[in-house]
Context: one part of a larger RNA
RNA sequence: AAGUAGCGAAAACAUUGGUGAGAAUCCAAUGCACCGAAAACCUAAGGUUUCCCACGGCAGGCUCGUCCGCGUGGGGUUAGUCGGAUCCUAAGGUCAGGCCGAACGGCGUAGCCGAUGGACAUCAGGUUGAUAUUCCUGAACCGAUUAUUUAUCGUUAUCAGAAGCGGAGGGACGCAGGAGGAUAUGCAUGCAAGCGAUUGGAAGUGCUUGUCGGAACGUGUAGCCAGACAGGAUAGGAAAAUCCGUUCUGUCGUUAAAGUGAGACGUUGUACGGGAGGGUCCACGGACCCGAAGAUGUUGAUUCCACACUGCCGAGAAAAGCUUCGCUCUCGAGAUAAAUAACCGUCCGUACCGUAAACCGCCACAGGUAGGUUGGUAGAGUAUACUAAGGUGCGC
Numbered sequence: 001a002a003g004u005a006g007c008g009a010a011a012a013c014a015u016u017g018g019u020g021a022g023a024a025u026c027c028a029a030u031g032c033a034c035c036g037a038a039a040a041c042c043u044a045a046g047g048u049u050u051c052c053c054a055c056g057g058c059a060g061g062c063u064c065g066u067c068c069g070c071g072u073g074g075g076g077u078u079a080g081u082c083g084g085a086u087c088c089u090a091a092g093g094u095c096a097g098g099c100c101g102a103a104c105g106g107c108g109u110a111g112c113c114g115a116u117g118g119a120c121a122u123c124a125g126g127u128u129g130a131u132a133u134u135c136c137u138g139a140a141c142c143g144a145u146u147a148u149u150u151a152u153c154g155u156u157a158u159c160a161g162a163a164g165c166g167g168a169g170g171g172a173c174g175c176a177g178g179a180g181g182a183u184a185u186g187c188a189u190g191c192a193a194g195c196g197a198u199u200g201g202a203a204g205u206g207c208u209u210g211u212c213g214g215a216a217c218g219u220g221u222a223g224c225c226a227g228a229c230a231g232g233a234u235a236g237g238a239a240a241a242u243c244c245g246u247u248c249u250g251u252c253g254u255u256a257a258a259g260u261g262a263g264a265c266g267u268u269g270u271a272c273g274g275g276a277g278g279g280u281c282c283a284c285g286g287a288c289c290c291g292a293a294g295a296u297g298u299u300g301a302u303u304c305c306a307c308a309c310u311g312c313c314g315a316g317a318a319a320a321g322c323u324u325c326g327c328u329c330u331c332g333a334g335a336u337a338a339a340u341a342a343c344c345g346u347c348c349g350u351a352c353c354g355u356a357a358a359c360c361g362c363c364a365c366a367g368g369u370a371g372g373u374u375g376g377u378a379g380a381g382u383a384u385a386c387u388a389a390g391g392u393g394c395g396c
Base pairs, nucleotide, nucleotide: 013031014030015029016028017027018026032393033392034391035390040373041372042371046353047352050351051075052074053073054072055071056070060068061067080141081140082349083348084347085346087118088117092113093112094111098107099106100105122139123138124137125136126135142345143344145342146341147340148339149338150337151336152335153334161331162330163328164327165326166325167324168323169322174312175311176310177309180305181304182303186298187297188296189295190211191210192209193208194207195206212273213272216267217266218265219264223260224259227252228251229250230249231248232247233246234245236244237243277290278289279288280287281286313316359368360367375387376386377385378384
């Protein structure tokens, strides 16, 4: 320079009370205002304790501060079923043998590693200051082990079964479009509970609020699909096969069988849970108790049936789990299946932020940040405007 510029979106604050040495700024209440396909909720990455409680106020906070994502001290993350590992493979990586190369090394098969994919058993309610599909209550399911029962097969092999390996099936797949069935959701009426202060009217066709419930098990529906089953033969599936393929015959079916399949209904502690509201107590933070209605109609998805159908060309992963067939240098005297009962179920993650003051931007930065849910009125609409739940008024 200069007590100058600035104090970081023009969404907006005001009043009363409390606390305190001290209050525009902290807390509570009331009113107002802003977002509402977001400025709400869940969650991935990333952060790594920022979460919660108590106390504090030097510094950080563009002012203040009794407050804080700040300081100090305590506390907090509970899983057979969620996500990951103990399963599988893709791109890619690594690469036994192999090929190549002055050296280091390079390429690359089988194999192994490697999710952003496949496979895979849990829901509802309650609870904390802070966790919950993890704790608790209730109701389930999955996989081992053991026992019992039943059925079948086998006991020294012409070998029941296990394990390993291989064959086959399956897993198993694009995009666009339209139609159907259903559900989520919403709305209306009915029903239930509550309300009636102030003002011109209003006890009525008034107002407000609520009107709900899962997984699992059973039934196997709307729909989709033209083959399904049994027997014989068989030179293909690198060996074998009772499997698959091929082929012949028969029965059933094309008037939809077998298969697949949402939803719905029934069962469920339903005499339950939750529930507007009310009551009692209170240290005003809260705790405990009682508890109504729960029907009908309609709307209707971008969700499910399901890439099911139709169309199109750019012709749209793999492997394992699973089913089935055999082979074998292995194990083997009991085994397999079903039911019931008991018992067991490892490791890691789980707090909190997550369109943000906690991540990436030197900052409490008008920038950037994948996915899911996303109500109402008007509307073609996720536009736009207003609004619910919820969250905020952007630290002068």